[in-house]
Context: one part of a larger RNA
């Protein structure tokens, strides 16, 4: 100087508690991991910070694993080769299939993998040789420098103290005075208003059209809404109180918004020999006719078990049937498909239109009416049987959807544990990524919309000051 302490003090955080809300832990299923099994069940990741993670939803491919079959040597040297090499063609046999192999016949005309060296290639090894990228400490508030001063020196001071802040934020004090990176400012979105822009958007208003009388069509029009460019606005600016007359705090006014407006992006010096050689790059080591390359089949999907993350429920604030509303953000040419026809449905046959134009797209929870009456039920839908559809070369292992039948566990879940403070939690659906097909996953989007703190340091941890130390 740091680190540590079941030392002390000050401050802070729903990855802490308290006050509350909803879960997980029990059940069935989905998914990842361990274990076991297996010819193989490829590999990595392991407290937070591994385990719906490697965008990792693997039918083939992917693919690294297993079984089987086949293929590849630039270049140099040695041995071999017109007594015909490599290569090619027809037929038959072999083979899961073969371009392979064997046999018979034919063509061809100079090189040939047999050995050595060496090479291409390697998802072979080493993330403890690395770059790059990422996670995490960290929703943190720290990290340093110049000059001066102090100390023999390592070093200290500044960065400490008091108050304050989300903040080493700011104010006052002080042998310090200034400064860097970080914090803030900044960038994006949302919330109010003004202005410009009017097509593909809009329709208050005006005119016309119609045996579809409409949220209709056509033409004006750009007020409203909206599109996407510019600007205004918020600064403790104003008032009161507290405070050291400071920084600031509390309350109020006005305002669409109030004290960081709300949400995001960015995120210091560094630590963790954190993760990744399997995204790519890359040192070294190794394989090199196989650890390289291709094909077929299987496996990654196994199943006595254990763990994580989810989905669906256990019902009446519900289930079922009928009727009836209201989104946003995306995506679309090997694509989205209105509409018509066929089908009970999944779906099939045609097919206008299509990027503010058209389509996916009538969201669901909701509301209205009826039935059910507390039952393992009209709750619940696992499992299994039968029939049918779709994608794809191919759905047996091992896809998804529809219909009928079957109708399991499950009666609110021990110890324990997770998330959350407002348009949040919870509930509800929609889109998109992956994608030939397949979403209970990831990322977004809107709809409905609570409860309870406005505190504390008790638990868990973090920051700063201080103290002890047999640690470095």
């Nucleotide at each position: 100087u740091g680190g540590c302490g079941g030392g002390g003090g000050a401050g802070c955080a729903c990855c802490a508690c308290a006050a509350g809300g909803g879960g997980u832990g029990a059940a069935g299923c989905u998914u990842g991991c361990g274990g076991u099994u297996u010819a193989a069940u490829u590999g990595g990741a392991g407290u937070c910070a591994a385990c719906g993670c490697c965008g990792g939803a693997a039918a083939u491919c992917u693919c690294a694993c297993c079984g089987g079959g086949g293929g590849c040597g630039a270049c140099a040297g040695c041995a071999g080769g017109g007594u015909g090499a490599a290569g090619g063609c027809c037929a038959g046999a072999u083979u899961g299939a073969a371009g392979g192999u064997c046999u018979u016949g034919c063509c061809a005309g100079a090189c040939a993998a047999g050995c050595u060296g060496a090479g291409a290639g390697g998802a072979g090894g080493u993330g403890c040789a690395u770059g790059g990228c990422c996670g995490u400490c960290g929703c943190c508030a720290g990290u340093u420098c110049g000059u001066g001063c102090c100390g023999u020196g390592a070093g200290g001071u500044g960065u400490c103290c008091u108050g304050u802040u989300a903040a080493g934020u700011c104010a006052g004090g002080c042998a310090a005075c200034g400064a860097u990176c970080g914090a803030g400012a900044c960038c994006c979105g949302c919330a109010u208003c003004c202005u410009c822009u009017g097509u593909u958007g809009c329709u208050a208003c005006c005119a016309g059209c119609c045996a579809u009388a409409g949220a209709g069509c056509u033409g004006g029009g750009c007020a409203c809404a909206c599109u996407g460019g510019g600007g205004a606005g918020a600064c403790u600016g104003c008032c009161g109180c507290c405070g050291a007359c400071a920084a600031g705090g509390c309350g109020g006014a006005g305002g669409a918004a109030g004290g960081a407006g709300c949400g995001g992006g960015c995120c210091a010096c560094g630590g963790c020999a954190g993760g990744u050689c399997a995204g790519u790059a890359u040192g070294c080591c190794c394989c090199g006719a196989a650890u390289c390359c291709c094909c077929c089949g299987g496996g990654c999907c196994a199943c006595a078990c254990g763990c994580g993350a989810g989905c669906u429920g256990c019902a009446a604030u519900g289930g079922c049937a009928g009727g009836u509303a209201c989104a946003g953000a995306u995506g679309g040419u090997u694509c989205c498909a209105a509409c018509c026809c066929c089908g009970a449905a999944a779906g099939g046959g045609g097919g206008a239109g299509g990027a503010a134009a058209u389509c996916c797209c009538g969201a669901a929870a909701g509301c209205c009416u009826g039935c059910c009456g507390u039952a393992g039920u009209u709750g619940g839908g696992a499992u299994c049987g039968a029939g049918g559809g779709u994608u794809g070369u191919a759905a047996c292992u091992c896809a998804u959807c529809c219909u009928c039948g079957u109708g399991a566990a499950c009666a609110u879940g021990g110890a324990a544990u997770c998330c959350c403070u407002a348009g949040u939690a919870a509930c509800c659906g929609c889109g998109u990524g992956u994608c030939a097909c397949u979403a209970u996953c990831g990322c977004g989007c809107g709809g409905u919309g609570a409860a309870u703190a406005c505190g504390u340091c008790c638990c868990u941890g973090c920051u700063c000051c201080u103290u002890g130390c047999a640690c470095a």